[in-house]
RNA sequence: CUCUUAUUGAGAGUGGCGGAGGGAAUAGGCCCGUUGAUGCCCGGCAACCUUUCAAGCAAUGCUUGAAAAAGGUGCCAAUUCCUACAGAUUUUUAAAAUCUGAAAGAUAAGAG
Numbered sequence: 001c002u003c004u005u006a007u008u009g010a011g012a013g014u015g016g017c018g019g020a021g022g023g024a025a026u027a028g029g030c031c032c033g034u035u036g037a038u039g040c041c042c043g044g045c046a047a048c049c050u051u052u053c054a055a056g057c058a059a060u061g062c063u064u065g066a067a068a069a070a071g072g073u074g075c076c077a078a079u080u081c082c083u084a085c086a087g088a089u090u091u092u093u094a095a096a097a098u099c100u101g102a103a104a105g106a107u108a109a110g111a112g
Stems, first nucleotide, its partner, number of pairs: 001112008013042001015041003021032003026084004043076003048072002050068008080104001085101007
């Protein structure tokens, strides 16, 4: 980097450093930010991998449930901030709103 599977409306600081832009990319919108954002450190959250216990089974493992947080990751403004593509419904000149799905992105685990 590519592929597969799963998740993506919950949760997480009145701390320290630092000093200008930031919210993935393109466009539109809407926001955050010198009352110090983004970032780094500390701290925290969660429970994908992991560990323990129990039960079941076609059984040296797999599935389900409960618990834990030492380790590998991840995450800590706004639903992945919202929209973009397709379908449905409502009002209807246009268009807008709502719902569903897809696409794209992110993260984990596995494979190449």
Predicted 3D model of a 112-nucleotide RNA (SAM riboswitch aptamer (S box leader)) from Halobacillus sp. A1. NCBI's taxonomy places the organism under Bacteria, Bacillota, Bacilli, Caryophanales, Halobacillus. It matches the Rfam family "SAM riboswitch aptamer (S box leader)". The family is grouped with related families in Rfam's "SAM clan". The prediction has a mean pLDDT of 82. Of the family's consensus pairs, 97% are formed in the model.